The prediction has a mean pLDDT of 85. This is a predicted structure of a 1401-nucleotide RNA (small-subunit ribosomal RNA) from uncultured Banisveld landfill bacterium BVA77. The sequence is in RNAcentral, with records from ENA and SILVA. Rfam family: Bacterial small subunit ribosomal RNA. NCBI's taxonomy places the organism under Bacteria, Banisveld landfill bacteria ensemble.
RNA sequence: CACGGAUCCAGACUUUGAUUAUGGCUCAGGACGAACGCUGGCGGCGUGCCUAACACAUGCAAGUCGAACGGAGAUGACAGCAAUGUCGUCUUAGUGGCGGACGGGUGAGUAACGCGUGGGUAACCUGCCUUUUACAGGGGGAUAACACAGGGAAACUUGUGCUAAUACCGCAUGACACAGCCAUAUGGCAUCAUAAGGCUGUCAAAGGAGAAAUCCGGUAGAAGAUGGACCUGCGUCCGAUUAGCUAGUUGGUGAGGUAAAGGCCCACCAAGGCGACGAUCGGUAGCCGAACUGAGAGGUUGAUCAGCCACACUGGGACUGAGACACGGCCCAGACUCCUACGGGAGGCAGCAGUGGGGAAUCUUGCGCAAUGGGCGAAAGCCUGACGCAGCAACGCCGCGUGAGCGAAGAAGGCCUUCGGGUUGUAAAGCUCUGUCAGGAGGGACGAAGCCACUCAGGUUAAUAGCUGAGAGGGUGACGGUACCUCCAGAGGAAGCCCCGGCUAACUACGUGCCAGCAGCCGCGGUAAUACGUAGGGGGCAAGCGUUGUCCGGAAUUAUUGGGCGUAAAGAGCGUGUAGGCGGCUAUCCAAGUCCGAUGUGAAAGCUCGGGGCUCAACCCCGAGUCUGCAUUGGAAACUGGAUGGCUUGAGUCCGGAAGAGGAGACUGGAAUUUCUGGUGUAGCGGUGAAAUGCGCAGAUAUCAGGAAGAACACCGGUGGCGAAGGCGGGUCUCUGGGACGGUACUGACGCUGAGACGCGAAAGCGUGGGGAGCAAACAGGAUUAGAUACCCUGGUAGUCCACGCCGUAAACGAUGGGCACUAGGUGUGGGAGGUGUCGACUCCUUCCGUGCCGAAGCUAACGCAUUAAGUGCCCCGCCUGGGGAGUACGGCCGCAAGGCUAAAACUCAAAGGAAUUCACGGGGACGCGCAAGCCAGCGGAGCAUGUGGUUUAAUUGCACGCAACGCGAAGAACCUUACCUGGGCUUGACAUGACCGUGUAACUCCUGGAAACAGGAGCCCCUCGCAAGAGGCGCGGCCACAGGUGGUGCAUGGCUGUCGUCAGCUCGUGUCGUGAGAUGUUGGGUUAAGUCCCGCAACGAGCGCAACCCCUGUCCUAUGUUGCCAGCGGAUAAUGCCGGGGACUCAUGGGAUACUGCCGGUGACAAACCGGAGGAAGGUGGGGAUGACGUCAAGUCAGCAUGCCCCUUAUGUCCAGGGCUACAAACGUGCUACAAUGGCCGGUACAAAGGGCUGCGAUACCGCGAGGUGGAGCGAAUCCCAAAAAGCCGGUCCCAGUUCGGAUUGGAGGCUGAAACUCGCCUCCAUGAAGUUGGAGUUGCUAGUAAUCGCGGAUCAGCAAUGCCGCGGUGAAUACGUUCCCGGGUCUUGUACACACCGA
Repeated sequence: CACGGAUCCAGACUUUGAUUAUGGCUCAGGACGAACGCUGGCGGCGUGCCUAACACAUGCAAGUCGAACGGAGAUGACAGCAAUGUCGUCUUAGUGGCGGACGGGUGAGUAACGCGUGGGUAACCUGCCUUUUACAGGGGGAUAACACAGGGAAACUUGUGCUAAUACCGCAUGACACAGCCAUAUGGCAUCAUAAGGCUGUCAAAGGAGAAAUCCGGUAGAAGAUGGACCUGCGUCCGAUUAGCUAGUUGGUGAGGUAAAGGCCCACCAAGGCGACGAUCGGUAGCCGAACUGAGAGGUUGAUCAGCCACACUGGGACUGAGACACGGCCCAGACUCCUACGGGAGGCAGCAGUGGGGAAUCUUGCGCAAUGGGCGAAAGCCUGACGCAGCAACGCCGCGUGAGCGAAGAAGGCCUUCGGGUUGUAAAGCUCUGUCAGGAGGGACGAAGCCACUCAGGUUAAUAGCUGAGAGGGUGACGGUACCUCCAGAGGAAGCCCCGGCUAACUACGUGCCAGCAGCCGCGGUAAUACGUAGGGGGCAAGCGUUGUCCGGAAUUAUUGGGCGUAAAGAGCGUGUAGGCGGCUAUCCAAGUCCGAUGUGAAAGCUCGGGGCUCAACCCCGAGUCUGCAUUGGAAACUGGAUGGCUUGAGUCCGGAAGAGGAGACUGGAAUUUCUGGUGUAGCGGUGAAAUGCGCAGAUAUCAGGAAGAACACCGGUGGCGAAGGCGGGUCUCUGGGACGGUACUGACGCUGAGACGCGAAAGCGUGGGGAGCAAACAGGAUUAGAUACCCUGGUAGUCCACGCCGUAAACGAUGGGCACUAGGUGUGGGAGGUGUCGACUCCUUCCGUGCCGAAGCUAACGCAUUAAGUGCCCCGCCUGGGGAGUACGGCCGCAAGGCUAAAACUCAAAGGAAUUCACGGGGACGCGCAAGCCAGCGGAGCAUGUGGUUUAAUUGCACGCAACGCGAAGAACCUUACCUGGGCUUGACAUGACCGUGUAACUCCUGGAAACAGGAGCCCCUCGCAAGAGGCGCGGCCACAGGUGGUGCAUGGCUGUCGUCAGCUCGUGUCGUGAGAUGUUGGGUUAAGUCCCGCAACGAGCGCAACCCCUGUCCUAUGUUGCCAGCGGAUAAUGCCGGGGACUCAUGGGAUACUGCCGGUGACAAACCGGAGGAAGGUGGGGAUGACGUCAAGUCAGCAUGCCCCUUAUGUCCAGGGCUACAAACGUGCUACAAUGGCCGGUACAAAGGGCUGCGAUACCGCGAGGUGGAGCGAAUCCCAAAAAGCCGGUCCCAGUUCGGAUUGGAGGCUGAAACUCGCCUCCAUGAAGUUGGAGUUGCUAGUAAUCGCGGAUCAGCAAUGCCGCGGUGAAUACGUUCCCGGGUCUUGUACACACCGA
């Protein structure tokens, strides 16, 4: 270099009505030495006190060598008569040697050369092992054991005596060893190192086994290997609310000490050493290979395995030794435990098991040295809780199983259901198979096993050692009768856990009813909960599943990769400047950074890749890569850096003329205010929304003259000027800082920024001394107010002013750090210079600096910024990391104090905050409208009627509650209605459908009981078809499904309705603009009753609304002419369209016409339109009605109807009687009648419209004062009836009075309806004759045929509490200048911390 390999970044929920960005919280992933809950078949491989380095019973964990030594015991052989001797075997306390410094445990300490990595030792040691050189002569004296005697409870120990050695000690020999001196060569790094020399001095030794060969040892060197020691570069946690630390401290000389350098130790001398590149101090922590996570960079961790370190009850100390300051050694001290005869002793599990304790929590007092490794030994062998195995634990990873195929009547059961069905579900059953695992039986001394000792051969080698091969033989297994293999039987023994509102895969039913509970975040639960609990079903994982805890990730949420600071958190108040960081053009050199190559190292394990072995995998083995690092060395020289030299453009100096509230000091001026004196003058002044306190007859205010004092400087004055900022304003003088412009003479990078540091720094405040006119905290008084410690008023002290000294903070703001460079313009303004031009001055043009506005690109979340950047880049500093707690506490520093600077945590929340959008709102603005305000008549006061609340009651059924409930639903509560209460009854029911069984009527009439319902009894005895059997219909009785409910929920609903509001609005498509919510259109200029129309416009169109179309009414025409009409003609009557006739008129019923700003004038924009006029019955919508956009109010109604769910079922259903809904202290709404003379009463007299009428309206006539009665002509109605219209008009009377007003209340007598007027009807007559003399605060309706006033009709209805409601006509006003204010809508705009939307927050 190529090939090959591996790897390669996910988001979501939650702030809002919605949006966007900021920002935090939370989740999905992976991991664990884990623990807890539920559950649990098998195997393999791993792992297992994270807490008390707490205390430990018991056993074991380090011994071995008789081939170093003398004994002792047992035993055998031989010799001997025996005593005994000699030899052998086995065992071994002691002397002696080697090993107990390894192996094993733990992580307390340690922030350190402890660890990691790379170097150094010319400053070092190294037993056993390997290689090599030389040597081992000859002597000596002891001592354990042992024996005897003693002390002690014990541990142990004393004395005397004997004895051996590879134990100990002299002497000899002795080097290339060591020490000293002399001298040479080479090399290096200063002391020096190496090599070969000379002289002097010093120091050794051990034997054992064997028949022997020989082997094992011994001594002194030289080398190697191994292991260690010391030094050193770099790296190695947090805190500055720890800033100064240090006397052996830093260095030197000398001596000591060590294996060895060194203040390591000591004496003397010097006064150093460390620290902002973080010393010292405090906290925490064994370090690393690695592990987890991550795309990576990083972050976190340091269990198991491996390396290093430290420790061994706590602290200290040395001894022995090659090696220790020694886990199972010693001494001392301490704490604790144990033994004791009280005198004294013994001990150290952080070795393996095990115990107690602690804790959420972590195992057997197992087997074996067969393997691997270690110690000793010549070896056999002995020892080995290292280790190999087994046991316990789902603690982890991996593998396997709990069956497979067929099987629809889609079984039963469960659950749901719209009752049809769906689902569980091929799931089960059933049929046919299989045999893993577990179980039983058998095999299996297989594999794991190599090794020991013997013989032979081979090559290699210095070698007879070792190694390799072969032969025959013998022995050895804890695991373990285990792995594995074969056979047997039979689906038989083997599935749970979590979840199912969104994130996030998975839904229904029941129970519960803001309870019980859930919850990681958002959040669920207040009667229809996919969110709680249970069930069915579903989803996920699976011998496990969840929860909790911790770490990384997601989090670009500390941002090196990879963030920010105008308004979201964040630019220091400003400057000068130290360290530091960064730095112009050019030439040469160096090679520190940088780049390339090579070498060494980066342990093994791990990780990745390629292979291999366990049936696979986990696991294990082999090879390769990685190990991004460090060091050495050889090169390169562009850039950074260093050295030297040069340059002028950065920076500075100089010269020139100008500008300026720049600063300091001194002097000075006028206006005004207040005050004092004097004059004039008189009753008020002053102050406010209105007042009062205050001042004034002791003469104020006002006015004139004069004096005094202090403070501030009108006009000029200007998004003008100056300054670093704070800040600076009458004038003159003196001193002084800075900047701009023009010139180009000089220096030659001298620069920029700036942690600390230092200085300046508004107002208020503090100290000392002055000063004090005005103003004015505090304070006092007066007002306001519910209060008013405020706003307003009258006073008024600190202070404001000066000098000196403190304080050191502000929305100290452009909320925008400083510097340099670059990137369209336009237009003002201040300063300088130049040009054109001119006699000159302007004007105009160019340029530099300052200061504003508008804008391009670009940026920004948007707003906005935009050569004065918030654009594009570079350099430096400061600052931020969710809200609250809190700029607070503690500590430190500063200050006289006030206080300032620095600056947390506990706890708590799921947000806090930015910009923009749409609504809503405003005691914001603009415009315009409406019986909103002006007029009239009322209400609120009285009596009564009626409705409501309240109270009462057995019940006073229930609904409706601001407008928009309250003469409402109710267009008729004595019974009924009726839903309420009391009492009496019924239970398939008062009513519907279906099935089964029995029966044949039902209805009607009568009797008995009863308040009735009802019960009992009597009379009466089905229909259709069919010959019949039977079928059908209808009814009754029984039984079963069911009926029934004016019971609940209008906040589960449909439908209907009210209201804003007959207000002029509400939207959509396409396009355009905006990241987006959204905007535009719909805004603007006019105009209208109107989003009505016109014009303009990034909009162009459209829909629902407006208007019109519909109905009534107003004028005319036309057609028709009865029951309506009667002008003309004729007839009749006392009189009347009464009759013949007529269609002219009125009227009725159809059809049509008319009105459109059409015409004229003016205004307006040549528009829309408005104003005026003509004509016309009517004029600008002619008047009235019907008609109600998108929506709002969880508005009203489950009691009109319909309806989901819940509830009742001999009652919450149903029937009946009686009662209640009609109660009445006081309260409210709506009305009627009045309070009188525009009136009351009496008499006479005139004119409507619209309606209703057969269970009806009912005429004439008669009776009754009257209500009414008798009677019954006419009329199903333009014909007849109700029906009299009333106010009005004419005449009379009353004379201002509680009345000849007013009629309540009460007594009496009657009438009508109705089974029935007691509770509780209406009407009439007679009598009675209450309150009331025009109504407080407040409040309602109405703009013309309207208000007011007058009567008439109708629905409901047996009757009627109707004065209500719905209609009809008669008579018939006043006022609107105008839109300032109150109220309610509409449009635009503005603010907003509101969005359940101001009844907000």